This is a predicted structure of a 384-nucleotide part of an RNA (large-subunit ribosomal RNA, domain III) from a marine eukaryotic metagenome. Rfam family: Bacterial large subunit ribosomal RNA. Gene Ontology terms of the family: ribosome and structural constituent of ribosome. The full RNA is in RNAcentral, with records from MGnify.
[in-house]
Context: one part of a larger RNA
């Protein structure tokens, strides 16, 4: 220098009222203001108690603090169906024997690991101070094993089918959501008028389960033959014959139940933190309507666009009074790891840093629109 620059986005505060030794910042209430393809809400990746409560103010918080993500203490994370393992694989990577090299160690076969792919099963409502598709209430699925019944060819590490797949593009059916209605419930105006064609609110309901619709794809069964699927085979591919077109599969959605339940505007008590308790009305309709479903579908085009394993078939060894499968019926059990809280003051940027960070949700007016402009849920006013 200098009690000066600065106090880290120009989205914004004001009033009462509480607390407290103090109150612009803490907490409550009324008003304003900011964001609304975010600055709201779920969820990966990273973080690891940062999450609730009490209790505190030395320390961090560019000021102050009674506040805090800060200090201390106690509590909090609950699964057969979420997601990972007890299943498969792919790029890759280990890799018994090999093979190469002087070794160190390089490739790599069988096999073995690896998900950002594949692969049985949950849904509504409630509830805590902090979990919840996990707890509890209703309703459900799934898949293994035991025992009975009744039927009979079952059986794999082989084999064969599926699994199973690109871009673009157009039409269609449908829902999710949104609007209006109509229905219910309260209310009736500070200042002239307002009992109507007014205001305000509310109108919600899942999985499963019956049934198979607009649709979509192939044609379907039956017999016989058969150089091929390393061995077999009834399986699968090739060949022929004869029957048949509302024939097999696949499939949104809506309808019914699921629900005489659940929620639910308000109401009534009992409390004054502002909760807790019981009661409990309308719950139809039309209209619009997707990037979401039907659909991994159709056209189309060339650059032809994962594997395996679950699964269905088929047989071989072999068993064939037995185990084994198959259909019903009852019982019985489902193991293990996450699971709190942050998606930005909690993550990666030395800092509570104007940077940076995959993915789902996508209201209303105006508009082609997820652009912009105002707004709703909902969240903030960015610590002087």
């Nucleotide at each position: 220098g200098a009690g000066u620059a600065a106090c880290g986005a120009u989205a914004a505060u004001g009033u009462g009222g509480g607390u407290g030794a103090a109150a612009a910042a803490c907490c409550c209430a009324c008003a304003c203001g900011c964001c609304g393809a975010a600055a709201g809400u779920c969820u990966a990746a990273g973080g690891u108690u940062u999450c609730c409560u009490g209790a505190g103010c030395a320390c961090g918080g560019u000021u102050a603090a009674u506040c805090c993500u800060c200090u201390c203490a106690g509590g909090c994370u609950u699964a057969g169906u979420c997601g990972g393992g007890a299943g498969c694989u792919a790029a890759g990577g280990c890799g018994a024997g090999g093979c190469u090299g002087a070794a160190a160690a390089g490739c790599g076969u069988a096999g073995u690991c690896g998900a950002u792919g594949c692969a049985a099963a949950a849904c509504a409502g409630g509830u805590u101070a902090a979990u919840a598709u996990u707890c509890c209430u209703g309703u459900a699925c799934u898949u293994u094993c035991u025992u009975a019944u009744a039927u009979u060819g079952c059986g794999a590490u082989g084999g064969g089918g599926u699994g199973a797949c690109g871009g673009a593009g157009a039409a269609g059916g449908c829902u999710a959501g949104g609007u209006u209605a109509g229905c219910a419930u309260a209310c009736u105006g500070a200042c002239a008028g307002a009992a109507a064609c007014g205001u305000a609110u509310g109108u919600u309901u899942a999985a499963g389960c019956u049934g198979g619709u607009a649709g979509g794809u192939a044609g379907g069964a039956u017999u016989u033959c058969u150089a091929g699927u390393u061995a077999a085979g009834u399986a699968c591919g090739g060949a022929a014959a004869u029957c048949u077109a509302g024939u097999a599969c696949c499939g949104a959605g809506a309808a019914g139940u699921g629900a005489u339940g659940a929620c639910g505007a308000g109401c009534u008590g009992c409390u004054u933190g502002u909760g807790c308790a019981g009661c409990g009305a309308a719950g139809u309709a039309a209209u619009u309507g997707a990037u979401g479903c039907c659909a991994u579908g159709c056209u189309u085009c060339c650059a032809g666009g994962a594997a395996a394993a679950a699964c269905c078939c088929c047989u071989a060894a072999g068993c064939u009074u037995c185990a084994g499968a198959u259909a019903u019926a009852a019982g019985a059990g489902a193991c293990u790891c996450g699971u709190a809280c942050c998606a930005a003051a909690a993550c990666c940027g030395a800092c509570a840093c104007a940077g940076g960070u995959a993915g789902a949700c996508a209201g209303g007016u105006a508009g082609a629109g997820a652009a912009u402009a105002c707004u709703a849920a909902g969240g903030c006013g960015c610590u002087u």